The RNA shown here (FMN riboswitch aptamer (RFN element)) has 124 nucleotides and comes from Saccharothrix carnea. It matches the Rfam family "FMN riboswitch aptamer (RFN element)". From the family's description: The RFN element is a highly conserved domain that is found frequently in the 5'-untranslated regions of prokaryotic mRNAs that encode for flavin mononucleotide (FMN) biosynthesis and transport proteins. Of the family's consensus pairs, 100% are formed in the model. The organism belongs to Saccharothrix, within Bacteria. Its mean pLDDT, the model's own confidence on a scale to 100, is 84. The sequence was found by an Rfam model in a public genome assembly.
RNA sequence: CAUGCGCUCCGGGGCUCGGUGGAACUCCGAACCGGCGGUGACAGCCCGCGACCCGCCCACCAGGGCGGUUGACCCGGUGGGAUUCCGGGGCCGACGGUGAAAGUCCGGAUGGGAGGCGCGCGUG
Repeated sequence: CAUGCGCUCCGGGGCUCGGUGGAACUCCGAACCGGCGGUGACAGCCCGCGACCCGCCCACCAGGGCGGUUGACCCGGUGGGAUUCCGGGGCCGACGGUGAAAGUCCGGAUGGGAGGCGCGCGUG
């Protein structure tokens, strides 16, 4: 330095103002937000992963395994190299709930989690 196993800890942000209305942080106008790994150079929208949801299997339970589903970008510039930077204009956002339709409120969730730092033991 690489790698296998074990352990600790960490591990998601965002509704403000105005309008309509009996009622809206849900509608309308504007506002605001962006998990993790990768990638020739920094990514919500390039490739994957995770969360939600569905199916099958295992399990007394707790839970575990496998599979499926899973949103969105263009133009110009610089450069050896950028859908990642700079300029411009766009777009997207699980499920359940709710006096009225939710990326931003409440809830499952004091949960789960991709994964990250570190420590220990082993191997090369």